Predicted 3D model of a 178-nucleotide RNA (Lysine riboswitch aptamer) from Litchfieldia salsa. Rfam family: Lysine riboswitch aptamer. Rfam's curators write: Riboswitches are metabolite binding domains within certain messenger RNAs that serve as precision sensors for their corresponding targets. Of the family's consensus pairs, 98% are formed in the model.

[in-house]
């Protein structure tokens, strides 16, 4: 020289990723509320079962008509902030929430393991109010990076094939070492 260490620091990819803020569309003339009409016995506390509490013939739940009328999650745009496994997703497990117990669904969050370099499009499934958007699987295109090979005007450019971010580039540290 080089090899090893998921070493340390700083960077690159680009319609790059994410968060909160502002605003817009949609959700929706929907839910809820009020009034009237007719009916007539159950109803509420996430679904189910049991319990408990509350409301109900002074009319429950539901229905029709009229008046009035939202919001959250998700999405577009803008500037800002933090970043480059940024972030996302699948499975398993734990914690919290809503009257109690059982069980289950949902929401938030944590841990472990796996997958995805980034972006876009198509098909299909899931979620959703949704032809939006997200996401699993499959395919295609494009782009950055490294490796192998080819060509040339040879510190570079370009073409073909392939790999994955525990990657790539630069500098440094430690250990081994000619």
């Nucleotide at each position: 020289a080089g090899u090893g260490a998921a070493g340390a620091u700083a960077g690159a990819g680009g319609u790059g990723c994410a968060a909160g803020c502002u605003u817009c569309a949609a959700u929706a003339g929907u839910a809820a509320g009020c009034a009237a009409u007719a009916u007539g016995a159950g109803g509420a506390g996430g679904a189910u079962g049991a319990g408990c509490u509350c409301c109900g013939a002074u009319g429950a739940c539901g229905a029709u008509u009229g008046c009035c009328u939202a919001a959250a999650g998700g999405g577009g745009a803008g500037a800002u902030u933090g970043c480059c496994g940024a972030a996302g997703u699948a499975a398993a497990g734990g914690a919290u929430g809503a009257c109690u117990c059982a069980c289950u669904a949902c929401a938030u969050u944590c841990u472990u393991u796996g997958c995805u370099g980034g972006u876009u499009c198509u098909g299909u499934g899931u979620u959703u109010a949704a032809g939006a958007a997200a996401u699993g699987c499959a395919g295609a295109a494009u782009u950055g990076u490294c490796a192998a090979g080819g060509u040339a005007u040879u510190a570079u450019a370009u073409c073909u094939u392939g790999g994955a971010g525990a990657g790539c580039u630069a500098u440094c540290u430690c250990a081994c070492g000619a």